[in-house]
Small-subunit ribosomal RNA from an uncultured bacterium, 1484 nucleotides, folded computationally. The sequence is in RNAcentral, with records from ENA. Its mean pLDDT, the model's own confidence on a scale to 100, is 83. Rfam family: Bacterial small subunit ribosomal RNA. Gene Ontology terms of the family: ribosome and structural constituent of ribosome.

RNA sequence: AGUUUGAUCCUGGCUCAGAUUGAACGCUGGCGGCAUGCUUAACACAUGCAAGUCGAACGCGAACGGGCUUCGGCCCAAGUAGAGUGGCGGACGGGUGAGUAAUGCGUGGGAAUCUACCCUCGAGCGGGGGACAACCCGGGGAAACCCGGGCUAAUACCGCAUACGUCCUACGGGAGAGAACGGGCCUCUACACUAUGCUCGCACUCGAGGAUGAGCCCACGUCCGAUUAGCUAGUUGGUAGGGUAAAGGCCUACCAAGGCCACGAUCGGUAGCUGGUCUGAGAGGAUGAUCAGCCACACUGGGACUGAGACACGGCCCAGACUCCUACGGGAGGCAGCAGUGGGGAAUAUUGGACAAUGGGCGCAAGCCUGAUCCAGCAAUGCCGCGUGUGUGAAGAAGGCCUGCGGGUUGUAAAGCACUUUCAGUGGGGAAGAACGGAUGCGGGCCAAUACCCCGGAUCACUGACGUUACCCACAGAAGAAGCACCGGCUAACUCCGUGCCAGCAGCCGCGGUAAUACGGAGGGUGCAAGCGUUAAUCGGAAUCACUGGGCGUAAAGCGUGCGUAGGCGGUUGAAUAAGUCGGAUGUGAAAGCCCCGGGCUUAACCUGGGAAUUGCAUUCGAUACUGUUCAGCUAGAGUGUGGAAGAGGGAAGUGGAAUUCCAGGUGUAGCGGUGAAAUGCGUAGAUAUCCGGAGGAACACCAGUGGCGAAGGCGGCCUCCUGGACCACUCCUGACACUCAGACGCGAAAGCUAGGGUAGCAAACGGGAUUAGAGACCCCGGUAGUCCUAGCCCUAAACGAUGUAGACUUGGCGUCGGUGGUUUAAUCGCCAUCGGUGUCGUAGCUAACGCGAUAAGUCUACCGCCUGGGGACUACGGCCGCAAGGUUAAAACUAAAAGGAAUUGACGGGUCCCCGCACAAGCAGCGGAGCGUGUGGUUUAAUUCGAUGCUACACGAAGAACCUUACCUGGGUUUGACAUAGAGGUAGUAGGGAAGCGAAAGCGGACCGACCCUUCGGGGAGCCUCUACAGGUGUUGCAUGGCUGUCGUCAGCUCGUGUCGUGAGAUGUUCGGUUAAGUCCGCUGACGAGCGCAACCCUCGCUGUGUGUUACAAGUGUCACACGGUACUGCCGAUAUUAAGUCGGAGGAAGGUGGGGAUGACGUCAAGUCAGCAUGACCUUUAUAUCCAGGGCUACACACACGCUACAAUGGCCAGUACAAUGGGUUGCCAAGCCGCGAGGCGGAGCCAAUCCUAAAAAGCUGGCCUCAGUUCAGAUUGCAGUCUGCAACUCGACUGCAUGAAGUUGGAGUUGCUAGUAACCGCAGGUCAGCAAUACUGCGGUGAAUACGUUCCCGGGGAUUGUACACACCGCCCGUCAAGUCAUGGAAGCUGGCAACACCUGAAGCCGGUAUCCUAACCCGAAAGGGAGGGAGCUGUCGAAGGUGGGGUCGGUGACUGGGACUAAGUCGUAACAAGGUAACC
Repeated sequence: AGUUUGAUCCUGGCUCAGAUUGAACGCUGGCGGCAUGCUUAACACAUGCAAGUCGAACGCGAACGGGCUUCGGCCCAAGUAGAGUGGCGGACGGGUGAGUAAUGCGUGGGAAUCUACCCUCGAGCGGGGGACAACCCGGGGAAACCCGGGCUAAUACCGCAUACGUCCUACGGGAGAGAACGGGCCUCUACACUAUGCUCGCACUCGAGGAUGAGCCCACGUCCGAUUAGCUAGUUGGUAGGGUAAAGGCCUACCAAGGCCACGAUCGGUAGCUGGUCUGAGAGGAUGAUCAGCCACACUGGGACUGAGACACGGCCCAGACUCCUACGGGAGGCAGCAGUGGGGAAUAUUGGACAAUGGGCGCAAGCCUGAUCCAGCAAUGCCGCGUGUGUGAAGAAGGCCUGCGGGUUGUAAAGCACUUUCAGUGGGGAAGAACGGAUGCGGGCCAAUACCCCGGAUCACUGACGUUACCCACAGAAGAAGCACCGGCUAACUCCGUGCCAGCAGCCGCGGUAAUACGGAGGGUGCAAGCGUUAAUCGGAAUCACUGGGCGUAAAGCGUGCGUAGGCGGUUGAAUAAGUCGGAUGUGAAAGCCCCGGGCUUAACCUGGGAAUUGCAUUCGAUACUGUUCAGCUAGAGUGUGGAAGAGGGAAGUGGAAUUCCAGGUGUAGCGGUGAAAUGCGUAGAUAUCCGGAGGAACACCAGUGGCGAAGGCGGCCUCCUGGACCACUCCUGACACUCAGACGCGAAAGCUAGGGUAGCAAACGGGAUUAGAGACCCCGGUAGUCCUAGCCCUAAACGAUGUAGACUUGGCGUCGGUGGUUUAAUCGCCAUCGGUGUCGUAGCUAACGCGAUAAGUCUACCGCCUGGGGACUACGGCCGCAAGGUUAAAACUAAAAGGAAUUGACGGGUCCCCGCACAAGCAGCGGAGCGUGUGGUUUAAUUCGAUGCUACACGAAGAACCUUACCUGGGUUUGACAUAGAGGUAGUAGGGAAGCGAAAGCGGACCGACCCUUCGGGGAGCCUCUACAGGUGUUGCAUGGCUGUCGUCAGCUCGUGUCGUGAGAUGUUCGGUUAAGUCCGCUGACGAGCGCAACCCUCGCUGUGUGUUACAAGUGUCACACGGUACUGCCGAUAUUAAGUCGGAGGAAGGUGGGGAUGACGUCAAGUCAGCAUGACCUUUAUAUCCAGGGCUACACACACGCUACAAUGGCCAGUACAAUGGGUUGCCAAGCCGCGAGGCGGAGCCAAUCCUAAAAAGCUGGCCUCAGUUCAGAUUGCAGUCUGCAACUCGACUGCAUGAAGUUGGAGUUGCUAGUAACCGCAGGUCAGCAAUACUGCGGUGAAUACGUUCCCGGGGAUUGUACACACCGCCCGUCAAGUCAUGGAAGCUGGCAACACCUGAAGCCGGUAUCCUAACCCGAAAGGGAGGGAGCUGUCGAAGGUGGGGUCGGUGACUGGGACUAAGUCGUAACAAGGUAACC
């Protein structure tokens, strides 16, 4: 920053932007430098190499080769190679991280130790002896190897001497060492040519010290789990002994009974630790590759040997697993060294070179060895650097893409021109890493010495894996070198095409259902760049575990309540101390790293020098305010005492009246009871009602009160007894005794449980009656547990003030309960003050808001408890408690991006209030039933073209379908087209007319007739033919649109500016009190104004004036017509109202309170309707979805609905006579008179382009007559025959006329429509469309002309206020549970199976230690010898002891028929529990 909402604030999770990595994967890939590279199987390993060296410790000692030879052999190489004895080194270096939560590591200390090689110092290095390898001989074995006999050397082995110092001691003494070798020299000594000696070097022995390395001990620090709470017998300590280099239960015997643990023992899980690394502002968090320190390990387990050092990576023994060899008897092996192989895995390199450098081992040295190391190879794995060209270049080229068709963009980009040459390439040159060491010679030291040796200069030659090095020069040529991701928001970057909830994308929100900046491609753009993205992981953002730095009334969160232990914390004064605290100094805090300043590679990365830092620990010296500790005091906290007084505080025992019910009796008769209405039930066997008496249980009306008491739960008649606590006054006493409180302990409503009582009323379960679609409910009649008592359990509640306890401080007002003081009074009536409780309103402050506000949710202090997104889950498993029910403690997998709090605006409510409307009511006439007309649905059909679908579709588009219309169907034709424009080419008796013939027509055909306009005289226009662009489309999308329209609704509303209030959405204004048809007006008012609506302005009708007067009037004048004016404004009077707006009544007036009617339709709603009226984007079609034509269809018909007409009759029908309108229309027309026809109509032709003529008869009405209640003299459908008219044509399919026929229908169920006055109803007339007509429709016109409105309870719609809300596509909303289907994870489960760590017993390898004396035994001792002794070895044996076996348990997994719930999944089933009073208030 994004994401919960219509919007808002908050809480809260999820997600993103950053940095990082031993990475991997995808696409791509020019060069160099520096780093890094099995994170997995501590899986198994072929092959090679990784630890040897010393001849200056020792004995032996070749072959091949060369030379010589008398051919036997000899010499050289050569005492070489080689093996052996011996010495030193194989305990370092290198690898790995399995184990280990402390035998480890880190930091700081300590004492009871060892230390080869090295350094310093002291002393010494004398003299003897006996063997064993190699070698030779023999033997066994497949091999590995082994055995026997014999010879031999030593710096190998063993005595003796010596003993400064050392060790032991009984203070007498005793014990304990060895080794030489090599080089040099004969000057010194002795001797006489070779030894000795000397000397040097390197060794050796003893001792002291150092250095280095190692062992041991202590303190502190060092992950998670309490669903691990107790662990421990060598355990803790002591004494004695043993053992070790060394302290020590390290080991043994005996004695004692200790030791550890809530500051987390034990157990389980995980893990090498650190310097550091990554991140972060820091504090922290995560991590422990490379480098460095420590530890542990070396196939697994055990063990010791050797040694200075090991319990030993490339040593030994044993056991086990595995692999290999084998002659089956036996043997061999251990890459977690460097390479490499297989395997595992997303994944990690060469079976390379060299010892040139650095370092190590051995050696006097040369030197040898060194997969340590230095280099090279592979890998963009990371970091750093460089390059892929530079300048110029507008015709803004071509191409691409877009386009509003003008152009824009790619883009100075390219090309072109002029330059440059890093890197790579080719050729040439060419450092440094090299100093040691060696040789020669010089000087010095040592020495008897000029040797030797050592040191320092000099000279000389030599030593480089890397290496075709770095670096430099030359040559050629822009030449060889750019990709990846992204472009809806977060987040920099936009268009076209394709696709059409498909394919796909996606980190979160979310895109995609035909115009996708979100998918795929393209063009363009943005960001990084030899890389770029993705995935994984860590920190950050996250103040989202909050030490820095959070919270708990309602969002998650105060334990139901008290008492109290540990713990935490603690009033006031003085003194002491110096543990905490503060300051100084010293030591340490390895190096590397980080940081700062320098230096070296052309720069950087990298390397390197110095500094700083290392916030820590320890020691020491100081300070003493605060905290702690100790001592001595104080009284303000706390407690005690004396006096007073309130109370449903608790326990026990007793007692009272009213009422219900039951029982008995009396009176009395037919009902009672119950409900919305009923029924079940009770009652003639006498109920209900009423009177009297009795029984029994439970609860205590009035008083009674946001009154009282109690810690909470809770407590209510009255009296008595026992008993707890609070309060007030006095201020005597104690002297901090206080506060809080994990665990522990007590109390704890209701329901429930156990045992025994009790049971009047009420009442789960249950039965019955209703209600209902159902009714397992709500309502009614009954009714058992239970409710009550005693004893004991249970231990939970929305146990709530949803607010832990204690203390302090901070403006007030008004009540109320209990005390005290003052004042006052007749009175404690009151007033004032104060202490303690309990309420309400409110200041500051706090709070997200609501709200809290001295009884805080304000400001602080102490302590405890609790929270960390929703669901899963107040659940599972385990533990504890319980008789049970169950309680308490309390997860995870999985799942979705929210869940939530408060407030706002709407909408809604079977919420409330106010108001309006033909909304209801009151009326009148209808519809719904019949027949017919018309429309629609449905069905049918080749087609029955299309649209309209609740109100707001259905006599609607259509103001008129026989053809046409016409869009549909069948069939037949045409293809630049029936129609438009443009270009190119062509054409001549062209345009136009058009006979015959074919054909259903369209069309084909073409005899014949036959033009035109302009002209610069060339031609052009128009025409025709061909071709190309294009035409055409009633094809799709009204959910891409314009325009128009319907509806709410002619309802009174909808908004804005400024101001004010609110964190904000918003509010105010617009609410309120009146009033109105009206948000109309008035008043009030933190609002003041304004806009769109209302009203008015417009048209018309009504009255009137003036003017004009044709065609009106017989004429004058009135009527009449037209035009322009006037009139009405609550203006006047009265009443009323707020002296308002206004309302009511009245006068006058043609008209009175908008006079009647019309036009006029606010912001908006319904993705309402219309692409088929028109216009229009996009898509589709182009010999067809275009176009022409004929015929058919839109007119079908079991049926259903809608709108109408005509009726059902007597207020009528029929016949005759007779009266009075208005609006309109008329030349392709209206049509008079007259004549013909029963009639439709025909003939006829006057008049009229209309106030002139025609249509034209108005009808109901009135007058007279007939009919007499019937399917009729009602009604007219249907059908037959005969006609008329229009028209090219009336078959499908016209209207009308005459005659005949004479159906249903006797006033219409549920339900439903219109209308408030010239209205309804009834009556006719006209018009548009139109050849004619389906018109009974629609639009107008006049004639006759009512009834009713008490009123606003109810239905419908609307306006306003308020309230609730889990709704906001807004109740046609939301949403719960079972069942059914699929998927997933998980619990239980008879069992089955595996791992781990213990325990008990058995067996017991190797080996150390001990014992023994069967066998063997060179050195030393005794002995002349034989022999013996000491000591040693083998064997046997004991303790310990790994692995193994057996057994019963523990614990953790896997699996498991079946089973439990859970989660999720566009459109399944059943109901409707919750949200509104959610239709029975909801909830615990």